Overview:
A computed fold for a 76-nucleotide RNA from an uncultured Alphaproteobacteria bacterium, annotated as transfer RNA. The sequence was found in a public genome assembly. Its Rfam family is "tRNA". Its family is annotated with triplet codon-amino acid adaptor activity in the Gene Ontology. The coordinates come from a structure-prediction model, not an experiment, and the mean pLDDT is 82.
[in-house]
RNA sequence: AGGAGCGUAGCUCAAUUGGUAGAGCGUCGGUCUCCAAAACCGAAGGUCGUGGGUUCGAGACCCGCCGCUCCUGCCA
Numbered sequence: 001a002g003g004a005g006c007g008u009a010g011c012u013c014a015a016u017u018g019g020u021a022g023a024g025c026g027u028c029g030g031u032c033u034c035c036a037a038a039a040c041c042g043a044a045g046g047u048c049g050u051g052g053g054u055u056c057g058a059g060a061c062c063c064g065c066c067g068c069u070c071c072u073g074c075c076a
Stems, first nucleotide, its partner, number of pairs: 001072007010025004019056001027043005049065005
């Protein structure tokens, strides 16, 4: 330099392929307990990497850029 894949909650991942953004774990609060753990109940937590475009409507489609991983190549 060229090609491919990925980017969504603190972490690991979904979202039926355009129609209200979710789960598990974790965190916080409560119940229980002498205390804690476990269990149960509840809550908080999201510019969906970023900037544009298409559309009545975008996490999903198109373009640029950024980051990570892999493959090929070049220089030393």